[in-house]
Context: one part of a larger RNA
RNA sequence: UGACGGGGGCCCGCACAAGCGGUGGAGCAUGUGGUUUAAUUCGAUGCAAAGCGAAGAACCUUACCAGGGCUUGACAUGCUGUGAAUCCUCUUGAAAGAGAGGGGUGCCUUCGGGAACACAGACACAGGUGGUGCAUAGCUGUCGUCAGCUCGUGCGGUAAGGUGUUGGGUUAAUUCCUGCAACGAGCACAACCCUCAUGUUUAGUUGCCAACAUUGAGUUUGGAACCCUGAACAGACUACCGGUGAUAAGCCGGAGGAAGGUGAGGAUGACGUCAAGUCAUCAUGCCCCUUAUGCCCUGGGCGACACACGUGCUACAAUGGCCGGGACAAAGGGCCACGAUCCCGUGAGGGUGAGCUAAGUCCAAAAACCAGUCCUCAGUUCGGAUUGCAGGCUGUAACUCGUCUGCAUGAAGCCGGAAUCGCUAGUAAUUGCUGGUGAACCAUACAACAGUGAAUUUGUUCCCGGGGUACA
Numbered sequence: 001u002g003a004c005g006g007g008g009g010c011c012c013g014c015a016c017a018a019g020c021g022g023u024g025g026a027g028c029a030u031g032u033g034g035u036u037u038a039a040u041u042c043g044a045u046g047c048a049a050a051g052c053g054a055a056g057a058a059c060c061u062u063a064c065c066a067g068g069g070c071u072u073g074a075c076a077u078g079c080u081g082u083g084a085a086u087c088c089u090c091u092u093g094a095a096a097g098a099g100a101g102g103g104g105u106g107c108c109u110u111c112g113g114g115a116a117c118a119c120a121g122a123c124a125c126a127g128g129u130g131g132u133g134c135a136u137a138g139c140u141g142u143c144g145u146c147a148g149c150u151c152g153u154g155c156g157g158u159a160a161g162g163u164g165u166u167g168g169g170u171u172a173a174u175u176c177c178u179g180c181a182a183c184g185a186g187c188a189c190a191a192c193c194c195u196c197a198u199g200u201u202u203a204g205u206u207g208c209c210a211a212c213a214u215u216g217a218g219u220u221u222g223g224a225a226c227c228c229u230g231a232a233c234a235g236a237c238u239a240c241c242g243g244u245g246a247u248a249a250g251c252c253g254g255a256g257g258a259a260g261g262u263g264a265g266g267a268u269g270a271c272g273u274c275a276a277g278u279c280a281u282c283a284u285g286c287c288c289c290u291u292a293u294g295c296c297c298u299g300g301g302c303g304a305c306a307c308a309c310g311u312g313c314u315a316c317a318a319u320g321g322c323c324g325g326g327a328c329a330a331a332g333g334g335c336c337a338c339g340a341u342c343c344c345g346u347g348a349g350g351g352u353g354a355g356c357u358a359a360g361u362c363c364a365a366a367a368a369c370c371a372g373u374c375c376u377c378a379g380u381u382c383g384g385a386u387u388g389c390a391g392g393c394u395g396u397a398a399c400u401c402g403u404c405u406g407c408a409u410g411a412a413g414c415c416g417g418a419a420u421c422g423c424u425a426g427u428a429a430u431u432g433c434u435g436g437u438g439a440a441c442c443a444u445a446c447a448a449c450a451g452u453g454a455a456u457u458u459g460u461u462c463c464c465g466g467g468g469u470a471c472a
Stems, first nucleotide, its partner, number of pairs: 007471001010467004015460002019423005026314008034305002042053002064300007073125001077124002079121005087102006107114002127289002130287003136283001138278003141274001143272001148187006154163002167178003193266004198234007208223004212218001237260001240254005303442001316416001320375002323372001325370002332363003338355001342351003382413001387408007429452004434447002
């Protein structure tokens, strides 16, 4: 100087406490370990791995396994020769491929040839998701959006190093004030950026309002007040008042205001720590393979299953379940598409195909909710696993191994031990809706969006984590 202490004092955080809802018990989904396997490809492993890479494994993907093949190679550059190329048919084969036959010359040209493409040959080379993340770049996690980390000059110290950065207040903050051998400065903090909340001005089409029409569809006319959308501005700064404080920084209360003390949320992550993660995004040193550790194909596997763990979904019911009726969103996506209407089907869906390259049209029905009917506490009209049969869709192909529908079947489960997690307000809880990926989908995931909408916070003794100083 740091780090550590089951040393002491100070401060902070959903850290505890006060509350609400879960996980741990059940069934299923999914990931991991283990085991099994020809293969169950690889990576990630306390927090910070485990619905993670993967925004989607039937083939492809695919890296793994078995079998069938290739060896200048699926891909690149260079050399030589032949032929333009593309194309069609047959045999064999699971396919890749192998063999045979046919037809057929285009573009430029100085007529020598050339460009592009295909085939053959020899060699330089290609190729490698092979190894090393403890050789690396780049990117990322984490402490932590914690308030810290440093520098120049000066000062004192033999030096390491100190001071500044400590003290007294204050703050979300090394935030600010004040004092001081320090005076200044930088990176972080804050502000500048985006979204939401209020108003003004401006612009009105496809949006809004009125008239008129009613249909699958606002096709027509008028208006610019409202709603909404886009743009430009205004607005919040402890600005005003009172108290308190050191006449400071600030703190407490009030007024006005759409909003009040960082208004709410996001983006933004200092010096560094963990030889943290990634050589399988990519790039790359070194090592290794080169008739194979490279390449093509078919089939299988990544989907196995005594078990263990993580993350979720659905429940165990009456604040509920079934049935028919009625109402209110936001944000997205659509030409390889979204698909109205009408008809068929119990349904998944099928036929038809209007409109829309979208404030115009479609997906689209929001659901919890409201008013009714039935059920009356039961393993039930709860719960829906599992299984049988019959079908639909996508796709060359649903056996391994997709999803959806109908009928039948109707398992465990009556609120969960020790333990443990999230959350302080439009939050938790609960309800639905949309998107990406994709032919389809194993999505209960992920990322957004809105609807309904709480309880509690006495406080810092204790648990955990962090900051930080002086003491021995």
Small-subunit ribosomal RNA, 3' major domain from Hemerocallis citrina, 472 nucleotides, folded computationally. Rfam family: Bacterial small subunit ribosomal RNA. The source organism's lineage runs through Eukaryota, Liliopsida, Asparagales, Asphodelaceae and Hemerocallis. RNAcentral holds the full RNA, with entries from SILVA. Its mean pLDDT, the model's own confidence on a scale to 100, is 82.